[in-house]
Context: one part of a larger RNA
RNA sequence: CUGGGCGUAAAGCGUCCGUAGGCGGCAAGGUAAGUCGUACGUGAAAGCCCCGGGCUCAACUCGGGUGAGUGCGUGCGAUACUGCUUUGCUUGAGUGCCGGAGGGGAGAGCGGAACGGUGCAAGUAGCGGUGAAAUGCGUAGAUAUGCAUCGGAACGCCGGUGGCGAAGGCGGCUCUCUGGACGGUUACUGACGCUGAGGGACGAAAGCCAGGGGAGCGAACGGGAUUAGAUACCCCGGUAGUCCUGGCCGUAAACGAUGGAUACUAGGUGUUGGAGGUAUCGACCCCCCCAGUGCCGCAGCUAACGCAAUAAGUAUCCCGCCUGGGGAGUACGACCGCAAGGUUGAAACUC
Numbered sequence: 001c002u003g004g005g006c007g008u009a010a011a012g013c014g015u016c017c018g019u020a021g022g023c024g025g026c027a028a029g030g031u032a033a034g035u036c037g038u039a040c041g042u043g044a045a046a047g048c049c050c051c052g053g054g055c056u057c058a059a060c061u062c063g064g065g066u067g068a069g070u071g072c073g074u075g076c077g078a079u080a081c082u083g084c085u086u087u088g089c090u091u092g093a094g095u096g097c098c099g100g101a102g103g104g105g106a107g108a109g110c111g112g113a114a115c116g117g118u119g120c121a122a123g124u125a126g127c128g129g130u131g132a133a134a135u136g137c138g139u140a141g142a143u144a145u146g147c148a149u150c151g152g153a154a155c156g157c158c159g160g161u162g163g164c165g166a167a168g169g170c171g172g173c174u175c176u177c178u179g180g181a182c183g184g185u186u187a188c189u190g191a192c193g194c195u196g197a198g199g200g201a202c203g204a205a206a207g208c209c210a211g212g213g214g215a216g217c218g219a220a221c222g223g224g225a226u227u228a229g230a231u232a233c234c235c236c237g238g239u240a241g242u243c244c245u246g247g248c249c250g251u252a253a254a255c256g257a258u259g260g261a262u263a264c265u266a267g268g269u270g271u272u273g274g275a276g277g278u279a280u281c282g283a284c285c286c287c288c289c290c291a292g293u294g295c296c297g298c299a300g301c302u303a304a305c306g307c308a309a310u311a312a313g314u315a316u317c318c319c320g321c322c323u324g325g326g327g328a329g330u331a332c333g334a335c336c337g338c339a340a341g342g343u344u345g346a347a348a349c350u351c
Stems, first nucleotide, its partner, number of pairs: 003323004007305002012319001014202004021195003025089007033082002035078008049065006092192001093189003096185004104178007111155001115151007126137002163170002207248006216242002221237004259318006267296008276287002300307002324351003333344004
């Protein structure tokens, strides 16, 4: 450089925003850069091809000739497509107006159940735990019961292949601030778009730094069992942590193991949000449209499994990535980090 690929065989960046770049709707005019035609110039010789000659032949070499040299330059011409430019358009995109849905985000306040601590009451010999036990707790009065009070964490039922969010993720109630999507209208702008190397932001859990907090749970750790042993599984305890505030880390089976955008391509059935029609006093029912979320299924695709309008079908654009297994996501270097480590990422050798 090129080919073939990326759900499960190697391969989609965790996600989004966005710079450069690449790509880009409908109509008309101009231009003629790309593109196409033609003419001229140039494209040395040698070499290649053809004819002939010279070394005994050939290789080699000499003379002649045709073509080629896919190219470059200049002039003239063509204008479908691309580019540039001018003008216009509304279907892409965005805005306005009307409307409802939602665990979307941030902060503050409040609530009940459960649990644990403490106090009081009442009460007596056990409780707890297991396969069975023991460690453990209890006559300094436990467990079980009632009342009071304090504390931290999580929010039962509703709850649903239900909702929202770009992903991570989000679930008690109320208030304040705030983001996005959807339906309807078709008033406004007039291609303002898609993707996105670098870059930036967000990013579960664990972990780290500082300060708080600490009920339950619980790495490590101690003890009791089990066992041949038991650095485990079971039991009794229990520190970090789990929680809050601020700052780092930047990973994951970050999964739909499926990048984003647009268009097109049988149906059936459920569900969420919205609109319309029909019907009715009204709500349902029924029909239909848009957006989401599931299941089944045709064509087609697939190695098969399966996918199938939420495509893994048919196409276009842009990005990322793969190229036999091990060595190895290692070494070295670089960048980032307080550290843990992360990102980038080989080779020898070997099969």